[in-house]
Context: one part of a larger RNA
Molecule: large-subunit ribosomal RNA, domain VI
Organism: Aquirufa antheringensis
C1' cells in the first nucleotide's frame, strides 16, 4: 500500500514442501509341496542398521578465567598472603548454555482410483471370447491419509470481541530473554520478580588466610571449610520514572 470504517484474537486451506528405505531373527511349520535332498507363499511377533525429528532426567564431550594445584619472572617496602604475564602459562576437575557418544519419537496402518496382470457375466459370430455395452481384483509408483508453511488465495476468505473518538489499539522509550548480525519475534514496565543485587537452596571445587593446638620440624588438626559464571525460589534494595507519537471526518 491494497483486502470500501479502524482494531485485537482465533482460525479455514486453494495452493506448496517434506517424510516414502532396509535387514535379520522366532511362529505359522519341519506344515503345504516333494522319491528324497530339500522347503515355502500367506499371516502374527521380536529386534536391529541407515537417514531424520525433539530433548538434555541419564551416560558423556566442550566450558578463554569457576574452584583448586603448580614452575618462572615481575609488582604490592619486607616475611606471610596476593595481583600481572608466559598459548586459558601449565595441570587436575567442572555448573548453566551449546551438543553426541545419550534418551525419546517417525516411515506406518488404512481408503480411492489404476498399471501390467487375473477375472465374471457377455454379444457381434447360436459356439468361443476379461469388452464391444456392464461389471470385480491388482504395485513402493499417482490421489488422500502423517508433519511444516500458507489468504497478496488481489477469487485478498471466516469467526468472536472491543471502539465511535485523540477512542479501541499500536509505537516511541525504558528492564529483559524462551527471540537475535541490524530489523523482527517473545516476555516485563510499580496495579511490577523484568534484569542487576542480597538471602537461602542446588550444583562446582576439595579443607581459604588470620589465629590456637600437636609436633624439634616438615606438616597435622579445631574445619565439608573458603571461594564460585550462567541453575531454582524468595525479596522492591538498585534500575524498567516521567511522558510523547500515530490512529477520525474519506471515496
Nucleotide at each position: 500500500c491494497g483486502u470500501a470504517g479502524g482494531a485485537a484474537u482465533a482460525u479455514u486451506g486453494a495452493c506448496a514442501g517434506g517424510u516414502u528405505c532396509u535387514g535379520a531373527c522366532u511362529u505359522u511349520a519341519g506344515u503345504a509341496c516333494g522319491a528324497g535332498a530339500g522347503g515355502a507363499c500367506c499371516g502374527a511377533g521380536u529386534u536391529g542398521g541407515a537417514c531424520u525429528g525433539a530433548c538434555c532426567g541419564c551416560u558423556g564431550g566442550u566450558a578463554u578465567a569457576u574452584c583448586a594445584g603448580u614452575u618462572g619472572u615481575u609488582c604490592u617496602g619486607c616475611c606471610a598472603a596476593g595481583g600481572g604475564c608466559a598459548u586459558a602459562g601449565c595441570u587436575g576437575a567442572g555448573u548453566a548454555g551449546c551438543c553426541a557418544c545419550g534418551u525419546c519419537g517417525g516411515g506406518a496402518c488404512c481408503a480411492g482410483a489404476u498399471a501390467a496382470g487375473c477375472g465374471c457375466u457377455g454379444a457381434a459370430a447360436g459356439c468361443a471370447u476379461c469388452u464391444a455395452a456392464g461389471u470385480g481384483c491388482g504395485a513402493a509408483a499417482c490421489u488422500g491419509a502423517c508433519c511444516u508453511g500458507a489468504a497478496g488465495a488481489u477469487g485478498a476468505g471466516u469467526a468472536u470481541u472491543c471502539c465511535a473518538u485523540g477512542a479501541a489499539g499500536g509505537g516511541u522509550c525504558c528492564g529483559u530473554g524462551u527471540a537475535g548480525a541490524c530489523g523482527a519475534c517473545a516476555c516485563g514496565g510499580u496495579c511490577g520478580a523484568u534484569a542487576g543485587g542480597c538471602u537461602a537452596c542446588a550444583g562446582a571445587u576439595g579443607u581459604a588466610a588470620a589465629g590456637a593446638c600437636a609436633g624439634u620440624a616438615a606438616u597435622g588438626u579445631c574445619a565439608a571449610a573458603g571461594u564460585c559464571g550462567a541453575g531454582u525460589a524468595g525479596u522492591a534494595c538498585u534500575a524498567a520514572u516521567u511522558a510523547c507519537c500515530c490512529g477520525a471526518a474519506a471515496g